[in-house]
RNA sequence: GCGAGCAUCGAUUAAUGGUAAAUUACUAGCCUUCCAAGCUUGUGCUGUGGGUUCGAUUCCCACUGCUCGCU
Repeated sequence: GCGAGCAUCGAUUAAUGGUAAAUUACUAGCCUUCCAAGCUUGUGCUGUGGGUUCGAUUCCCACUGCUCGCU
RNA backbone atom coordinates (compact mmCIF):
# COMPACT_ATOMS: atom_id res chain seq x y z
P G A 1 -0.50 3.73 3.60
O5' G A 1 -0.85 2.82 2.32
C5' G A 1 -0.67 3.35 1.01
C4' G A 1 -0.67 2.25 0.00
C3' G A 1 -1.92 1.36 0.00
O3' G A 1 -2.99 1.93 -0.74
C1' G A 1 0.00 0.00 0.00
P C A 2 -4.50 1.67 -0.30
O5' C A 2 -4.74 0.17 -0.71
C5' C A 2 -4.70 -0.23 -2.07
C4' C A 2 -4.93 -1.73 -2.22
C3' C A 2 -6.14 -2.29 -1.51
O3' C A 2 -7.35 -2.07 -2.23
C1' C A 2 -4.28 -3.64 -1.06
P G A 3 -8.70 -1.89 -1.44
O5' G A 3 -9.01 -3.36 -0.90
C5' G A 3 -9.23 -4.43 -1.82
C4' G A 3 -9.28 -5.76 -1.10
C3' G A 3 -10.29 -5.89 0.01
O3' G A 3 -11.62 -6.08 -0.45
C1' G A 3 -8.25 -6.81 0.71
P A A 4 -12.85 -5.63 0.42
O5' A A 4 -12.91 -6.72 1.60
C5' A A 4 -13.13 -8.08 1.30
C4' A A 4 -12.99 -8.94 2.56
C3' A A 4 -13.83 -8.53 3.75
O3' A A 4 -15.19 -8.92 3.64
C1' A A 4 -11.63 -9.01 4.47
P G A 5 -16.31 -8.05 4.32
O5' G A 5 -16.18 -8.40 5.87
C5' G A 5 -16.34 -9.74 6.32
C4' G A 5 -15.88 -9.90 7.75
C3' G A 5 -16.57 -9.02 8.78
O3' G A 5 -17.84 -9.50 9.16
C1' G A 5 -14.24 -9.01 9.14
P C A 6 -18.96 -8.46 9.60
O5' C A 6 -18.51 -7.99 11.06
C5' C A 6 -18.42 -8.94 12.11
C4' C A 6 -17.75 -8.34 13.33
C3' C A 6 -18.41 -7.09 13.92
O3' C A 6 -19.52 -7.40 14.73
C1' C A 6 -16.09 -6.76 13.77
P A A 7 -20.72 -6.31 14.91
O5' A A 7 -20.04 -5.22 15.84
C5' A A 7 -19.58 -5.56 17.14
C4' A A 7 -18.92 -4.37 17.83
C3' A A 7 -19.89 -3.24 18.23
O3' A A 7 -19.45 -2.66 19.45
C1' A A 7 -18.23 -2.41 16.79
P U A 8 -20.05 -3.23 20.85
O5' U A 8 -21.62 -3.10 20.61
C5' U A 8 -22.23 -1.82 20.46
C4' U A 8 -23.65 -1.87 20.91
C3' U A 8 -23.88 -2.43 22.30
O3' U A 8 -23.65 -1.43 23.30
C1' U A 8 -25.42 -3.41 20.80
P C A 9 -22.83 -1.81 24.62
O5' C A 9 -23.95 -2.07 25.73
C5' C A 9 -23.58 -2.04 27.12
C4' C A 9 -24.39 -1.02 27.86
C3' C A 9 -24.11 -0.99 29.36
O3' C A 9 -24.20 0.38 29.82
C1' C A 9 -26.40 -1.43 28.95
P G A 10 -22.79 1.18 29.83
O5' G A 10 -21.86 0.37 30.88
C5' G A 10 -20.57 0.83 31.17
C4' G A 10 -19.81 -0.20 31.99
C3' G A 10 -19.64 -1.56 31.30
O3' G A 10 -18.54 -1.57 30.41
C1' G A 10 -20.42 -1.88 33.51
P A A 11 -18.58 -2.46 29.05
O5' A A 11 -18.56 -3.96 29.59
C5' A A 11 -17.37 -4.47 30.18
C4' A A 11 -17.53 -5.94 30.51
C3' A A 11 -18.00 -6.83 29.36
O3' A A 11 -16.94 -7.25 28.52
C1' A A 11 -19.31 -7.28 31.27
P U A 12 -17.23 -7.59 26.97
O5' U A 12 -18.07 -8.92 27.02
C5' U A 12 -17.49 -10.12 27.54
C4' U A 12 -18.46 -11.27 27.46
C3' U A 12 -19.14 -11.47 26.12
O3' U A 12 -18.32 -12.16 25.18
C1' U A 12 -20.74 -11.60 27.84
P U A 13 -18.57 -11.88 23.59
O5' U A 13 -20.14 -11.94 23.45
C5' U A 13 -20.73 -12.65 22.38
C4' U A 13 -22.07 -13.20 22.81
C3' U A 13 -23.17 -13.05 21.77
O3' U A 13 -23.10 -14.06 20.77
C1' U A 13 -23.99 -12.45 23.91
P A A 14 -23.79 -13.75 19.37
O5' A A 14 -25.34 -13.89 19.76
C5' A A 14 -26.33 -13.30 18.93
C4' A A 14 -27.70 -13.56 19.49
C3' A A 14 -28.83 -13.06 18.61
O3' A A 14 -29.15 -13.98 17.58
C1' A A 14 -29.19 -12.37 20.84
P A A 15 -29.06 -13.48 16.05
O5' A A 15 -30.27 -12.45 15.94
C5' A A 15 -31.58 -12.86 16.23
C4' A A 15 -32.47 -11.67 16.46
C3' A A 15 -32.42 -10.60 15.37
O3' A A 15 -33.22 -10.94 14.25
C1' A A 15 -32.26 -9.58 17.49
P U A 16 -32.50 -11.41 12.91
O5' U A 16 -33.40 -10.79 11.76
C5' U A 16 -33.41 -9.40 11.44
C4' U A 16 -33.04 -9.16 9.98
C3' U A 16 -33.60 -10.17 8.97
O3' U A 16 -33.84 -9.53 7.72
C1' U A 16 -31.26 -10.18 8.85
P G A 17 -35.28 -9.18 7.26
O5' G A 17 -35.60 -7.84 8.04
C5' G A 17 -34.75 -6.69 8.01
C4' G A 17 -35.40 -5.57 8.76
C3' G A 17 -36.90 -5.70 8.93
O3' G A 17 -37.31 -5.09 10.11
C1' G A 17 -36.41 -3.74 7.72
P G A 18 -38.03 -5.98 11.24
O5' G A 18 -39.05 -4.97 11.91
C5' G A 18 -38.60 -3.95 12.80
C4' G A 18 -39.74 -3.09 13.29
C3' G A 18 -40.85 -3.85 14.03
O3' G A 18 -41.40 -2.98 15.00
C1' G A 18 -41.73 -2.83 12.08
P U A 19 -41.63 -3.53 16.49
O5' U A 19 -40.77 -2.49 17.33
C5' U A 19 -39.34 -2.63 17.41
C4' U A 19 -38.70 -1.35 17.92
C3' U A 19 -39.40 -0.70 19.11
O3' U A 19 -38.43 -0.04 19.92
C1' U A 19 -39.43 0.79 17.28
P A A 20 -38.30 -0.48 21.45
O5' A A 20 -37.20 -1.66 21.38
C5' A A 20 -37.56 -2.95 21.00
C4' A A 20 -36.44 -3.94 21.19
C3' A A 20 -35.96 -4.10 22.63
O3' A A 20 -36.80 -5.00 23.34
C1' A A 20 -34.10 -3.88 21.17
P A A 21 -36.83 -4.97 24.97
O5' A A 21 -36.31 -6.42 25.36
C5' A A 21 -37.06 -7.56 25.04
C4' A A 21 -36.20 -8.78 25.03
C3' A A 21 -35.45 -9.11 26.30
O3' A A 21 -36.28 -9.73 27.28
C1' A A 21 -34.01 -9.36 24.47
P A A 22 -35.83 -9.65 28.85
O5' A A 22 -34.65 -10.71 28.92
C5' A A 22 -34.91 -12.09 28.72
C4' A A 22 -33.63 -12.90 28.66
C3' A A 22 -32.74 -12.82 29.88
O3' A A 22 -33.19 -13.63 30.96
C1' A A 22 -31.43 -12.67 27.92
P U A 23 -32.82 -13.19 32.45
O5' U A 23 -31.29 -13.55 32.60
C5' U A 23 -30.86 -14.90 32.54
C4' U A 23 -29.35 -15.00 32.54
C3' U A 23 -28.64 -14.29 33.69
O3' U A 23 -28.64 -15.05 34.88
C1' U A 23 -27.56 -13.77 31.66
P U A 24 -28.71 -14.27 36.31
O5' U A 24 -27.33 -13.48 36.37
C5' U A 24 -26.10 -14.17 36.50
C4' U A 24 -24.92 -13.24 36.29
C3' U A 24 -24.83 -12.05 37.20
O3' U A 24 -24.32 -12.37 38.49
C1' U A 24 -24.46 -11.34 35.00
P A A 25 -24.78 -11.54 39.77
O5' A A 25 -24.25 -10.05 39.49
C5' A A 25 -22.86 -9.81 39.49
C4' A A 25 -22.58 -8.38 39.06
C3' A A 25 -23.26 -7.29 39.88
O3' A A 25 -22.57 -7.00 41.08
C1' A A 25 -23.55 -6.84 37.59
P C A 26 -23.40 -6.66 42.41
O5' C A 26 -24.08 -5.24 42.11
C5' C A 26 -23.28 -4.09 41.87
C4' C A 26 -24.13 -2.90 41.48
C3' C A 26 -25.30 -2.60 42.41
O3' C A 26 -24.92 -1.89 43.57
C1' C A 26 -26.06 -2.54 40.19
P U A 27 -25.76 -2.10 44.92
O5' U A 27 -27.17 -1.45 44.61
C5' U A 27 -27.27 -0.04 44.39
C4' U A 27 -28.71 0.40 44.29
C3' U A 27 -29.63 -0.11 45.38
O3' U A 27 -29.52 0.62 46.58
C1' U A 27 -30.68 -0.34 43.26
P A A 28 -29.77 -0.15 47.98
O5' A A 28 -31.36 -0.45 47.98
C5' A A 28 -32.29 0.63 48.02
C4' A A 28 -33.71 0.12 47.86
C3' A A 28 -34.11 -1.03 48.78
O3' A A 28 -34.45 -0.61 50.09
C1' A A 28 -34.80 -1.52 46.59
P G A 29 -34.24 -1.64 51.34
O5' G A 29 -35.42 -2.71 51.17
C5' G A 29 -36.77 -2.31 51.31
C4' G A 29 -37.72 -3.37 50.81
C3' G A 29 -37.68 -4.70 51.54
O3' G A 29 -38.38 -4.70 52.77
C1' G A 29 -37.72 -5.08 49.20
P C A 30 -37.95 -5.72 53.91
O5' C A 30 -38.39 -7.16 53.37
C5' C A 30 -39.77 -7.44 53.17
C4' C A 30 -39.97 -8.84 52.63
C3' C A 30 -39.37 -9.96 53.46
O3' C A 30 -40.19 -10.33 54.56
C1' C A 30 -38.83 -10.29 51.18
P C A 31 -39.50 -10.80 55.93
O5' C A 31 -38.73 -12.14 55.60
C5' C A 31 -39.46 -13.29 55.20
C4' C A 31 -38.51 -14.40 54.79
C3' C A 31 -37.44 -14.76 55.82
O3' C A 31 -37.93 -15.63 56.81
C1' C A 31 -36.45 -14.51 53.68
P U A 32 -37.58 -15.30 58.37
O5' U A 32 -36.01 -15.55 58.47
C5' U A 32 -35.47 -16.83 58.19
C4' U A 32 -33.96 -16.78 58.17
C3' U A 32 -33.33 -16.10 59.37
O3' U A 32 -33.24 -16.96 60.49
C1' U A 32 -32.30 -15.31 57.38
P U A 33 -33.77 -16.44 61.90
O5' U A 33 -32.87 -15.19 62.24
C5' U A 33 -33.28 -14.23 63.20
C4' U A 33 -32.12 -13.45 63.74
C3' U A 33 -31.17 -12.96 62.68
O3' U A 33 -31.59 -11.72 62.11
C1' U A 33 -29.91 -14.02 64.41
P C A 34 -31.44 -11.50 60.52
O5' C A 34 -29.88 -11.34 60.33
C5' C A 34 -29.18 -10.21 60.82
C4' C A 34 -27.69 -10.33 60.57
C3' C A 34 -27.28 -10.67 59.15
O3' C A 34 -27.26 -9.52 58.30
C1' C A 34 -26.12 -12.07 60.63
P C A 35 -27.66 -9.71 56.74
O5' C A 35 -26.43 -10.53 56.15
C5' C A 35 -25.14 -9.95 56.08
C4' C A 35 -24.09 -10.96 55.64
C3' C A 35 -24.35 -11.66 54.32
O3' C A 35 -23.99 -10.84 53.19
C1' C A 35 -23.69 -13.27 55.90
P A A 36 -24.84 -11.01 51.85
O5' A A 36 -24.55 -12.51 51.36
C5' A A 36 -23.27 -12.84 50.87
C4' A A 36 -23.13 -14.34 50.66
C3' A A 36 -24.13 -14.96 49.67
O3' A A 36 -23.74 -14.80 48.33
C1' A A 36 -24.09 -16.25 51.63
P A A 37 -24.84 -14.47 47.18
O5' A A 37 -25.76 -15.78 47.15
C5' A A 37 -25.22 -17.02 46.68
C4' A A 37 -26.18 -18.16 46.97
C3' A A 37 -27.59 -18.00 46.38
O3' A A 37 -27.66 -18.37 45.01
C1' A A 37 -27.77 -18.61 48.64
P G A 38 -28.59 -17.56 43.97
O5' G A 38 -30.06 -17.83 44.51
C5' G A 38 -30.60 -19.15 44.48
C4' G A 38 -31.95 -19.19 45.18
C3' G A 38 -32.99 -18.20 44.67
O3' G A 38 -33.65 -18.70 43.50
C1' G A 38 -32.92 -18.09 47.01
P C A 39 -34.15 -17.66 42.35
O5' C A 39 -35.41 -16.92 43.01
C5' C A 39 -36.56 -17.65 43.34
C4' C A 39 -37.60 -16.76 43.99
C3' C A 39 -37.93 -15.47 43.25
O3' C A 39 -38.82 -15.66 42.17
C1' C A 39 -37.58 -15.01 45.54
P U A 40 -38.71 -14.73 40.86
O5' U A 40 -39.27 -13.32 41.36
C5' U A 40 -40.60 -13.21 41.81
C4' U A 40 -40.86 -11.85 42.43
C3' U A 40 -40.53 -10.65 41.56
O3' U A 40 -41.53 -10.40 40.58
C1' U A 40 -39.72 -10.29 43.73
P U A 41 -41.10 -9.68 39.20
O5' U A 41 -40.70 -8.20 39.62
C5' U A 41 -41.69 -7.34 40.16
C4' U A 41 -41.07 -6.04 40.67
C3' U A 41 -40.29 -5.23 39.67
O3' U A 41 -41.12 -4.46 38.81
C1' U A 41 -39.07 -5.38 41.67
P G A 42 -40.61 -4.13 37.31
O5' G A 42 -39.57 -2.96 37.54
C5' G A 42 -39.96 -1.76 38.15
C4' G A 42 -38.78 -0.91 38.49
C3' G A 42 -37.86 -0.57 37.34
O3' G A 42 -38.33 0.50 36.55
C1' G A 42 -36.58 -1.26 39.21
P U A 43 -37.81 0.64 35.00
O5' U A 43 -36.35 1.24 35.16
C5' U A 43 -36.13 2.48 35.79
C4' U A 43 -34.66 2.80 35.89
C3' U A 43 -33.88 2.70 34.59
O3' U A 43 -34.02 3.87 33.81
C1' U A 43 -32.69 1.62 36.34
P G A 44 -34.15 3.75 32.21
O5' G A 44 -32.66 3.55 31.70
C5' G A 44 -31.65 4.50 32.04
C4' G A 44 -30.29 3.87 31.95
C3' G A 44 -29.99 3.20 30.62
O3' G A 44 -29.57 4.14 29.64
C1' G A 44 -29.38 1.76 32.37
P C A 45 -30.24 4.13 28.16
O5' C A 45 -29.30 3.20 27.29
C5' C A 45 -27.92 3.50 27.20
C4' C A 45 -27.19 2.47 26.40
C3' C A 45 -27.55 2.39 24.91
O3' C A 45 -26.89 3.39 24.16
C1' C A 45 -27.40 0.21 25.84
P U A 46 -27.56 4.02 22.84
O5' U A 46 -27.53 2.84 21.80
C5' U A 46 -26.86 3.02 20.54
C4' U A 46 -26.24 1.72 20.12
C3' U A 46 -25.73 1.68 18.66
O3' U A 46 -24.58 0.84 18.61
C1' U A 46 -27.33 0.01 18.98
P G A 47 -23.54 0.97 17.40
O5' G A 47 -22.67 2.23 17.78
C5' G A 47 -22.08 2.36 19.08
C4' G A 47 -20.94 3.33 19.06
C3' G A 47 -21.16 4.56 18.22
O3' G A 47 -21.87 5.56 18.92
C1' G A 47 -19.06 3.61 17.70
P U A 48 -22.98 6.46 18.14
O5' U A 48 -22.12 7.47 17.25
C5' U A 48 -21.23 8.38 17.88
C4' U A 48 -20.54 9.25 16.84
C3' U A 48 -21.42 9.79 15.74
O3' U A 48 -22.15 10.96 16.14
C1' U A 48 -19.50 8.86 14.78
P G A 49 -23.61 11.26 15.48
O5' G A 49 -23.28 11.67 13.99
C5' G A 49 -22.42 12.76 13.71
C4' G A 49 -22.13 12.88 12.24
C3' G A 49 -23.34 12.80 11.34
O3' G A 49 -24.08 14.01 11.29
C1' G A 49 -21.60 11.47 10.46
P G A 50 -25.57 14.01 10.62
O5' G A 50 -25.26 13.93 9.07
C5' G A 50 -26.21 13.40 8.19
C4' G A 50 -25.59 13.03 6.87
C3' G A 50 -26.51 12.32 5.89
O3' G A 50 -27.34 13.23 5.18
C1' G A 50 -24.52 11.13 6.05
P G A 51 -28.92 12.92 5.06
O5' G A 51 -28.98 11.76 3.98
C5' G A 51 -28.36 11.94 2.72
C4' G A 51 -28.26 10.65 1.96
C3' G A 51 -29.56 9.88 1.78
O3' G A 51 -30.36 10.41 0.73
C1' G A 51 -27.85 8.39 2.42
P U A 52 -31.95 10.27 0.80
O5' U A 52 -32.22 8.72 0.58
C5' U A 52 -31.89 8.11 -0.64
C4' U A 52 -32.24 6.63 -0.61
C3' U A 52 -33.65 6.33 -0.16
O3' U A 52 -34.60 6.48 -1.19
C1' U A 52 -32.13 4.89 0.93
P U A 53 -35.98 7.24 -0.91
O5' U A 53 -36.78 6.26 0.06
C5' U A 53 -37.09 4.95 -0.33
C4' U A 53 -37.55 4.12 0.83
C3' U A 53 -38.65 4.74 1.68
O3' U A 53 -39.93 4.59 1.10
C1' U A 53 -36.97 3.82 3.07
P C A 54 -40.93 5.89 1.04
O5' C A 54 -41.29 6.08 2.58
C5' C A 54 -42.06 7.24 2.95
C4' C A 54 -42.56 7.07 4.38
C3' C A 54 -41.53 6.55 5.37
O3' C A 54 -40.71 7.57 5.89
C1' C A 54 -43.50 5.29 5.58
P G A 55 -39.16 7.33 6.00
O5' G A 55 -39.07 6.24 7.17
C5' G A 55 -39.43 6.57 8.50
C4' G A 55 -39.51 5.33 9.35
C3' G A 55 -38.23 4.52 9.47
O3' G A 55 -37.37 5.05 10.45
C1' G A 55 -40.04 3.07 9.04
P A A 56 -35.76 5.13 10.11
O5' A A 56 -35.28 3.60 10.13
C5' A A 56 -35.52 2.79 11.28
C4' A A 56 -34.39 1.84 11.52
C3' A A 56 -33.05 2.50 11.89
O3' A A 56 -32.31 1.62 12.74
C1' A A 56 -32.80 1.32 9.89
P U A 57 -32.30 1.89 14.27
O5' U A 57 -31.24 0.79 14.80
C5' U A 57 -29.89 1.14 14.89
C4' U A 57 -29.01 -0.10 14.78
C3' U A 57 -28.96 -0.77 13.40
O3' U A 57 -28.03 -0.14 12.56
C1' U A 57 -29.23 -2.41 15.11
P U A 58 -28.38 -0.02 10.96
O5' U A 58 -28.67 -1.53 10.52
C5' U A 58 -27.61 -2.48 10.50
C4' U A 58 -28.13 -3.87 10.22
C3' U A 58 -28.58 -4.08 8.77
O3' U A 58 -28.21 -5.38 8.34
C1' U A 58 -30.36 -4.52 10.27
P C A 59 -26.98 -5.50 7.31
O5' C A 59 -27.43 -4.63 6.04
C5' C A 59 -28.24 -5.20 5.01
C4' C A 59 -28.44 -4.22 3.87
C3' C A 59 -27.28 -3.27 3.57
O3' C A 59 -26.27 -3.90 2.81
C1' C A 59 -29.31 -2.05 3.61
P C A 60 -24.68 -3.42 2.93
O5' C A 60 -24.68 -2.01 2.19
C5' C A 60 -24.90 -1.92 0.81
C4' C A 60 -24.78 -0.47 0.34
C3' C A 60 -23.53 0.26 0.80
O3' C A 60 -22.38 -0.06 0.00
C1' C A 60 -25.41 1.63 1.16
P C A 61 -20.91 0.02 0.65
O5' C A 61 -20.65 1.58 0.81
C5' C A 61 -20.59 2.41 -0.34
C4' C A 61 -20.37 3.87 0.06
C3' C A 61 -19.23 4.15 1.02
O3' C A 61 -17.96 4.15 0.39
C1' C A 61 -21.15 5.34 1.70
P A A 62 -16.66 3.70 1.21
O5' A A 62 -16.37 4.95 2.15
C5' A A 62 -16.06 6.21 1.57
C4' A A 62 -16.10 7.31 2.62
C3' A A 62 -15.22 7.10 3.85
O3' A A 62 -13.86 7.43 3.62
C1' A A 62 -17.37 7.80 4.52
P C A 63 -12.69 6.66 4.43
O5' C A 63 -12.82 7.24 5.91
C5' C A 63 -12.62 8.62 6.16
C4' C A 63 -13.02 8.99 7.58
C3' C A 63 -12.31 8.21 8.68
O3' C A 63 -11.00 8.70 8.95
C1' C A 63 -14.62 8.28 9.14
P U A 64 -9.88 7.70 9.50
O5' U A 64 -10.40 7.36 10.97
C5' U A 64 -10.49 8.37 11.95
C4' U A 64 -11.04 7.81 13.25
C3' U A 64 -10.36 6.57 13.78
O3' U A 64 -9.13 6.83 14.42
C1' U A 64 -12.70 6.30 13.91
P G A 65 -7.93 5.76 14.26
O5' G A 65 -8.37 4.52 15.20
C5' G A 65 -8.54 4.72 16.58
C4' G A 65 -9.26 3.54 17.21
C3' G A 65 -8.64 2.18 16.94
O3' G A 65 -7.51 1.91 17.76
C1' G A 65 -10.99 2.05 16.64
P C A 66 -6.35 0.92 17.18
O5' C A 66 -7.04 -0.52 17.27
C5' C A 66 -7.40 -1.08 18.53
C4' C A 66 -8.15 -2.38 18.36
C3' C A 66 -7.48 -3.45 17.53
O3' C A 66 -6.47 -4.17 18.23
C1' C A 66 -9.74 -3.27 16.86
P U A 67 -5.25 -4.87 17.38
O5' U A 67 -5.95 -6.07 16.62
C5' U A 67 -6.52 -7.15 17.35
C4' U A 67 -7.22 -8.14 16.45
C3' U A 67 -6.39 -8.69 15.30
O3' U A 67 -5.50 -9.72 15.69
C1' U A 67 -8.51 -8.07 14.50
P C A 68 -4.16 -9.98 14.85
O5' C A 68 -4.69 -10.63 13.48
C5' C A 68 -5.37 -11.88 13.50
C4' C A 68 -5.90 -12.23 12.14
C3' C A 68 -4.91 -12.21 10.99
O3' C A 68 -4.07 -13.37 10.96
C1' C A 68 -6.88 -11.14 10.32
P G A 69 -2.61 -13.25 10.26
O5' G A 69 -2.89 -13.17 8.70
C5' G A 69 -3.49 -14.27 8.03
C4' G A 69 -3.90 -13.90 6.62
C3' G A 69 -2.79 -13.43 5.70
O3' G A 69 -2.03 -14.49 5.17
C1' G A 69 -4.66 -12.00 5.49
P C A 70 -0.51 -14.26 4.73
O5' C A 70 -0.65 -13.35 3.43
C5' C A 70 -1.24 -13.87 2.25
C4' C A 70 -1.23 -12.82 1.13
C3' C A 70 0.12 -12.18 0.84
O3' C A 70 0.94 -13.01 0.02
C1' C A 70 -1.55 -10.51 0.99
P U A 71 2.57 -12.92 0.15
O5' U A 71 2.92 -11.45 -0.39
C5' U A 71 2.68 -11.12 -1.73
C4' U A 71 2.90 -9.63 -1.97
C3' U A 71 4.26 -9.11 -1.55
O3' U A 71 5.29 -9.37 -2.50
C1' U A 71 2.56 -7.65 -0.77